[in-house]
């Protein structure tokens, strides 16, 4: 310095132009048991890296920036 892939809840991930962004795990309560574990109800948790753009309508399309990974020089 050049391609190409990836940032979405604390953590892994879905969502692939049309809603109110969802699951698992974890985290708090409750049941449940002598007690914990496990099971099983409830509930907390998001500026979708960041600014434009484009449409009625963006996580999803494009621009730039920033972080991360791979190759190439």
């Nucleotide at each position: 310095g050049c391609g190409c892939c990836c940032g979405u809840a604390g953590c892994u991930c879905a969502a692939u132009g049309g809603a109110u962004a969802g699951a698992g795990c974890a985290c708090u309560c409750g049941c449940c048991u002598u007690c914990u574990a496990a099971g099983c109800g409830a509930g907390c948790g998001g500026u979708u890296g960041c600014a434009g753009g484009u449409u009625c309508g963006a996580c999803c399309c494009c621009u730039g920036c920033c972080g991360g990974g791979c190759g190439c020089g």
Transfer RNA from Amphritea japonica ATCC BAA-1530, 73 nucleotides, folded computationally. The prediction has a mean pLDDT of 80. The same sequence occurs in records of 2 taxa.